[in-house]
C1' cells in the first nucleotide's frame, strides 16, 4: 500500500501539558485564546486475545468479567458528492452504491 470479511444513530473528564489551528477530501456548516487540535493520564467499549458459566450436530454459540492487542471519548462516518425513489416539490424525507474511519485475517 493493495484485497476480504465485519461495524460505523448507543458511550467515554469543570484533570495535567501546551499554544494555533481543527473536524480525511469537495461543497456546506461548524469547534476554537472562555484555549481547541495534539500529548499524559483518567474513562468508554468489546473488535481479537484471555478468563469463567451455560449450550451443543464437537465445529462452534450464547451469557459475563475487563488485568493483555487495538480503538474510541463535538456534532450521526457533523450533513454533502454517484444512481434510483417519495411527497405537502426554492425544500424534505428514504433506500443503495461510491468514498472514509476501525478491528481480524491474507498478500
Nucleotide at each position: 500500500c493493495u484485497c476480504u470479511u465485519a461495524u460505523c444513530a448507543a458511550g467515554a473528564g469543570a484533570g495535567g501539558c501546551a499554544g494555533a489551528g481543527g473536524g480525511a477530501c469537495u461543497g456546506g456548516c461548524c469547534c476554537g485564546a472562555u484555549g481547541a487540535c495534539g500529548c499524559c493520564c483518567a474513562g468508554c467499549a468489546a473488535c481479537c486475545a484471555u478468563u469463567a458459566a451455560g449450550c451443543u450436530u464437537c465445529a462452534g454459540c450464547u451469557u459475563a468479567a475487563a488485568a493483555g492487542g487495538u480503538g474510541c471519548u463535538a456534532a450521526a462516518u457533523c450533513c454533502u458528492g454517484c444512481a434510483g425513489g417519495a411527497a405537502a416539490c426554492a425544500u424534505u424525507c428514504c433506500u443503495g452504491a461510491u468514498a472514509g474511519a476501525u478491528a481480524a485475517g491474507a498478500g
This is a predicted structure of a 107-nucleotide RNA (SAM riboswitch aptamer (S box leader)) from Gracilibacillus dipsosauri. The organism belongs to Gracilibacillus, within Bacteria.